Bacterial RNase P class A from a Methylococcales bacterium, 368 nucleotides, folded computationally. It is recorded under the gene name rnpB. Its Rfam family is "Bacterial RNase P class A". By type it is a ribozyme. About the family: Ribonuclease P (RNase P) is a ubiquitous endoribonuclease, found in archaea, bacteria and eukarya as well as chloroplasts and mitochondria. Its best characterised activity is the generation of mature 5'-ends of tRNAs by cleaving the 5'-leader elements of precursor-tRNAs. Cellular RNase Ps are ribonucleoproteins. RNA from bacterial RNase Ps retains its catalytic activity in the absence of the protein subunit, i.e. it is a ribozyme.
RNA sequence: AGAGUUGGCCAAGCAGUCGCUGCUCAUUUAACGAUGAGUGGAGGAAAGUCCGGGCUCCACAGGGCAGGAUGCCAGGUAACGCCUGGAAGAUGCGAAUCUAUGGAAAGUGCCACAGAAAAUAUACCGCCUGAUCACUCUCGAGUGGCUGGGUAAGGGUGAAAUGGUGCGGUAAGAGCGCACCGCGCUGCUGGCAACAGUAGUGGCAGGGUAAACCCCAUCCGGAGCAAGACCAAAUAGGGGAACAGUGGCGUAAGCCACGAGUGCUGCCCGCAUCAGUUCCCGGGUAGGUCGCAUGAGGUGCGUGGUGACGCGUAUCCCAGACGAAUGGCUGCUCACGACAGAACCCGGCUUAUCGGCCAACUCUUUCA
Numbered sequence: 001a002g003a004g005u006u007g008g009c010c011a012a013g014c015a016g017u018c019g020c021u022g023c024u025c026a027u028u029u030a031a032c033g034a035u036g037a038g039u040g041g042a043g044g045a046a047a048g049u050c051c052g053g054g055c056u057c058c059a060c061a062g063g064g065c066a067g068g069a070u071g072c073c074a075g076g077u078a079a080c081g082c083c084u085g086g087a088a089g090a091u092g093c094g095a096a097u098c099u100a101u102g103g104a105a106a107g108u109g110c111c112a113c114a115g116a117a118a119a120u121a122u123a124c125c126g127c128c129u130g131a132u133c134a135c136u137c138u139c140g141a142g143u144g145g146c147u148g149g150g151u152a153a154g155g156g157u158g159a160a161a162u163g164g165u166g167c168g169g170u171a172a173g174a175g176c177g178c179a180c181c182g183c184g185c186u187g188c189u190g191g192c193a194a195c196a197g198u199a200g201u202g203g204c205a206g207g208g209u210a211a212a213c214c215c216c217a218u219c220c221g222g223a224g225c226a227a228g229a230c231c232a233a234a235u236a237g238g239g240g241a242a243c244a245g246u247g248g249c250g251u252a253a254g255c256c257a258c259g260a261g262u263g264c265u266g267c268c269c270g271c272a273u274c275a276g277u278u279c280c281c282g283g284g285u286a287g288g289u290c291g292c293a294u295g296a297g298g299u300g301c302g303u304g305g306u307g308a309c310g311c312g313u314a315u316c317c318c319a320g321a322c323g324a325a326u327g328g329c330u331g332c333u334c335a336c337g338a339c340a341g342a343a344c345c346c347g348g349c350u351u352a353u354c355g356g357c358c359a360a361c362u363c364u365u366u367c368a
Base pairs, nucleotide, nucleotide: 001364002363003362004361005360006359007358008357009356010355012333013332014331015330016329017328018327020041021040022039023038024037025036026035027034028033043339047350048349050348051347052346053345054344055224056223057222058221067220068219069218070217071216072086073085074084075083076082087101088099089098090097091096102215103214107213108212109209110208111207124155125154126151127150128149129148130147132145133144134143135142136141137140163181164180165179166178167177168176182204183202184201185200186199187198188197189196190195228290229289230288231287238281239280240279241278242277243276245258246257247256248255249254261273262272263271264270297316298315299314300313301312302311303310304309334337
């Protein structure tokens, strides 16, 4: 200098001016409110709503079934399917990156095409061999046909074919025997562990697939801020109480009698007591208040840890609505500006994103 890897940060900037909105203070108003000043006002993803938790209501003695999720080991955390560190495997020259990484000897299923055979194994070509027939000749062998058997080395099929390579062995072969590699079992050493190393031992233990059913282990009650709590009008409806007038008794409070309205019938008797007016009670609606931003909070310093993270201390308050604020204009500068807008809150993951900066590390080339 070029090419990369990992982690972190920023998200056009500055000034002026006019607005919008939360809070505080002051003035003013009977109150609602108005005015002025000060101060705060979107994101790294506010997004998807995919996980986990707080909070709220409901359910709940305890346990189980069903269902769902997760799945190497250790740690972190309020918790997680997240994060950190490690192991194993894979990729890369490397820095590094990726992995749904428990069990296939509990059972069931599936494995297209090709191929003899895709799993109780099996045998197309081939190799070896017995019987038999034919032919040949150097007369005990060869060649060919047919048939019985052995074999799984070689060929061929396939994504995958019953450990691999080599030597021995054999009629030909074969873990049949041996050496090394791989694998299983047992022990030892290191490690908390996953696992690694090593020694002995077993001829090898029977394909793959569990993001197929399933088995094993661990975890999980349901619904969600339109959760939920409080205050509470008009109208309608529910429950309860009272009722005009006349006469009598009584000091009074009150009591008794007659009796009014509506309906059955126009009237009388009788029966029913609706409606209306006033008051009281309770539930709900509109509306309002809370939930609602002091929190698993931010920043600085110290400290423990490889790290995720923990602990201590100081300091700060940092958006908050519900017809829903965070914007417009002007000027200057540049590298000419991406994805995108909070709605109960928090921790993650995933997805989108113009550009730029910083740190550590790797490879190649050149120079000293």